[in-house]
């Protein structure tokens, strides 16, 4: 220098155009003599950053950037 993949909640992972979910862990209540374990709630996300197509964009285009494999 090319090429391909990858960036979604504290972490870990699902969502191939129409309200952004799951696990775990955080908080709070319930259970219990107390703990753990169960159980149920709740908060937590500018969907990596910019443009562009669309009546609508985590989803498709192009670029930028970080990280990964390959090729010279």
């Nucleotide at each position: 220098g090319c090429u391909u993949c990858u960036a979604u909640a504290g972490c870990a992972u699902a969502g191939u155009g129409g309200u952004a979910g799951u696990g775990u862990g955080u908080u709070u209540g319930c259970u219990u003599c107390g703990u753990a374990a169960g159980c149920a709630a709740a908060a937590g996300g500018u969907c990596a950053c910019g443009a562009g197509u669309u009546c609508a964009a985590u989803c498709c285009u192009c670029g930028u950037u970080g990280g990964a494999a390959g090729c010279u």
Molecule: transfer RNA
Organism: Ipomoea nil